[in-house]
Molecule: Fluoride riboswitch aptamer (crcB RNA motif)
Organism: Anaerolineae bacterium
RNA sequence: GCCAGCGGUGGCGAUGGAGUUCGCCCUGAAAUGCUGAAUCAGCUGAUGACUCCUGCAAAAGA
Numbered sequence: 001g002c003c004a005g006c007g008g009u010g011g012c013g014a015u016g017g018a019g020u021u022c023g024c025c026c027u028g029a030a031a032u033g034c035u036g037a038a039u040c041a042g043c044u045g046a047u048g049a050c051u052c053c054u055g056c057a058a059a060a061g062a
Base pairs, nucleotide, nucleotide: 010025011024012023013022016053017052018051019050020049021048033043034042035041036040
């Protein structure tokens, strides 16, 4: 100096924050939704999952 493994740490999981948990990645990485007739049009969701907060949208009541 290079390669591999283990551990620690860190990062990522279609738009924000926090907790818990799951999965993934080892930096040229994990990630970058779906449908159709696909240069255009349409659909779901602030979550990977659960809970809470914030923001947005709809309805009803005070």